RNA sequence: GAACGAAAAAGGCAAAUUCAUUGAAAAGUGAAGACGCAAAGCUACAGGGGCUAAGGUCAAAUUGAUUAUGCCAGCCAGUUACCGAU
Numbered sequence: 001g002a003a004c005g006a007a008a009a010a011g012g013c014a015a016a017u018u019c020a021u022u023g024a025a026a027a028g029u030g031a032a033g034a035c036g037c038a039a040a041g042c043u044a045c046a047g048g049g050g051c052u053a054a055g056g057u058c059a060a061a062u063u064g065a066u067u068a069u070g071c072c073a074g075c076c077a078g079u080u081a082c083c084g085a086u
Stems, first nucleotide, its partner, number of pairs: 003086001004084002012037002017032006035074001041079003047076002049072003055067005
C1' cells in the first nucleotide's frame, strides 16, 4: 500500500412507528425510537434501477393512460475513509 472484516478498541449512523412541519404526491426536515449497518459517509447530469404525476399531452361520461424538470444512496453502483485479528 492492497485485499479482508474479528470473540478487538475508539466510536458513528438510525429502519419501522409516533408527533410536528414542508410538499400535489413520492418523499424531506426536527424530536422520540432502534430494525439493522464495516462505509446505513458523500454523489441523483459518471451509470443502471425504482417511486410519484402537480403541470403538460392523448383519450374521455364519471375518469383513465402517458410523461420528470420532482424524489429514493438503508437497490446496484462510483468515490472518499477509522481500526488492525488475518
Model confidence (mean pLDDT): 85 of 100. The RNA shown here (c-di-GMP-I riboswitch aptamer) has 86 nucleotides and comes from Neobacillus mesonae. Its Rfam family is "c-di-GMP-I riboswitch aptamer". Rfam's curators write: GEMM was predicted in a large-scale screen for bacterial structured RNA regulatory elements. The sequence was found by an Rfam model in a public genome assembly.